[in-house]
Context: one part of a larger RNA
RNA sequence: CGUGGAAACUUGAGAGGCGCUUGACCUAGUACGAGAGGACCGGUCAGGACGAACCUCUGGUGUACCAGUUGUUCUACCAAGGGCAAUGCUGGGUAGCUAUGUUCGGAAGGGAUAACCGCUGAAAGCAUAUAAGCGGGAAGCCUCCCUCGAGAUGAGGUUUCAAUAUAGGUUCCCGAUAGACGAUCGGGUUGAUAGGCCAUAGGUGUAAGAUCCGUAAGGAUUUCAGCCGAGUGGUACUAAUAAACCAAAA
Numbered sequence: 001c002g003u004g005g006a007a008a009c010u011u012g013a014g015a016g017g018c019g020c021u022u023g024a025c026c027u028a029g030u031a032c033g034a035g036a037g038g039a040c041c042g043g044u045c046a047g048g049a050c051g052a053a054c055c056u057c058u059g060g061u062g063u064a065c066c067a068g069u070u071g072u073u074c075u076a077c078c079a080a081g082g083g084c085a086a087u088g089c090u091g092g093g094u095a096g097c098u099a100u101g102u103u104c105g106g107a108a109g110g111g112a113u114a115a116c117c118g119c120u121g122a123a124a125g126c127a128u129a130u131a132a133g134c135g136g137g138a139a140g141c142c143u144c145c146c147u148c149g150a151g152a153u154g155a156g157g158u159u160u161c162a163a164u165a166u167a168g169g170u171u172c173c174c175g176a177u178a179g180a181c182g183a184u185c186g187g188g189u190u191g192a193u194a195g196g197c198c199a200u201a202g203g204u205g206u207a208a209g210a211u212c213c214g215u216a217a218g219g220a221u222u223u224c225a226g227c228c229g230a231g232u233g234g235u236a237c238u239a240a241u242a243a244a245c246c247a248a249a250a
Base pairs, nucleotide, nucleotide: 001151005161006160007159008158009157010156014148015147016146017145020048021047022046023045024044025043026042032037050105051104052103053102054101058099059098060097061096065092066091067090068089069088070085071084072083073082074081075080109143110142111141116136117135118134119133168246169245170244171243172188173187174186175185176184193239194238195237196235197234198233199232200231202228203227204226209222210221211220212219213218
């Protein structure tokens, strides 16, 4: 830009993906075989590699979370803290992202067939799966399963809305299940969209101050404390104000 304008829900032409495999057990030490050995068919279980999704568990990361600690400097000093030293170093770690972690997948089924195996059956009184006709038959083919998909210009369908004064969309703003930017998605006061606050999950591990004990380093109590990024649930305190534009004819 197109498909009259819109919103929502769809059909599926077509395209892509997947397609793997091992071992054990039962049937059964059966059929078969002199024995040695040892099945088809059917059923069950456990794996490998590969792939997808996810983060409950196990771990990793987690330089805006917590704690410990060295040197130095600053906050006048003590104490308590801030900065710098690779995040100074070290021990842990929420959300998110992750694999080595968890769950799941390949199938079954249907159709047409290949090699191959058949039924009926003439030409050719026989025979013959073939000439007419009819079957079986593969990890392969077409489906079935998953994903995309009407620019499928052949531009589809259904429902609703608007042209008796507007359907709807955008700008703008708050954001994230999205993201380089656009875009997408959620919200914009008739509001829980983000921040703040409250509560809570979770992390760290018992703050500061004070009191007591000890000459002191230090310890104990107050205190499972204090602090806390992303999680969850609430709450209009803050910010989404106000407004403008596009769209008007089959």

This is a predicted structure of a 250-nucleotide part of an RNA (large-subunit ribosomal RNA, domain VI) from Berkelbacteria bacterium GW2011_GWE1_39_12.
It matches the Rfam family "Bacterial large subunit ribosomal RNA".
The prediction has a mean pLDDT of 89.
Taxonomically the source falls in Candidatus Berkelbacteria (Bacteria, Bacteria candidate phyla).
It was read from a public genome assembly.